[in-house]
């Protein structure tokens, strides 16, 4: 110091420029039990930051940031 990939819920991963961003796992409340766990049923909870293009960006572009890996 150059090149590449990656950055989404607490984790661990989906999302072809267009539905209210979905799925498992934790977590909460509820069913269920003598009880606790399991089940089964709800509700919360997320695009790494700045701009751009577009009727519309998680998604295409530029810089930055942080991580990996390579030279």
């Nucleotide at each position: 110091a150059g090149c590449u990939a990656u950055a989404u819920a607490g984790c661990u991963c989906a999302a072809u420029g267009g539905u209210u961003a979905g799925a498992g796992u934790a977590g909460u409340g509820g069913u269920c039990u003598c009880a606790u766990a399991a089940u089964c049923c709800a509700a919360a909870g997320a695009u790494g930051a700045a701009g751009g293009u577009u009727c519309g960006a998680u998604u295409c572009c530029u810089u930055c940031u942080a991580u990996a890996g390579c030279u």
Molecule: transfer RNA
Organism: Chromochloris zofingiensis